[in-house]
RNA sequence: GCGCUCAUAGCUCAGUGGUAGAGCAGAUCCCUCUUAAGGAUACGGUCGGGGGUUCGAAUCCCUCUGGGCGCA
Numbered sequence: 001g002c003g004c005u006c007a008u009a010g011c012u013c014a015g016u017g018g019u020a021g022a023g024c025a026g027a028u029c030c031c032u033c034u035u036a037a038g039g040a041u042a043c044g045g046u047c048g049g050g051g052g053u054u055c056g057a058a059u060c061c062c063u064c065u066g067g068g069c070g071c072a
Stems, first nucleotide, its partner, number of pairs: 001071007010024004018055001027041004048064005
């Protein structure tokens, strides 16, 4: 330099055009003599940045940034 791939909650990951979800962690409460385990509730995201297509974009296209793999 070229190609492929990944970027979504604090962490690990779903969601492939129609109002963004789960598990874990953290918070409050219940249970328990206490802790752990278990249960309930709420919180937590302008989906890496910018632009385009579309009535509508996490999703499709372009570009930039960062990570990984391969080729040279």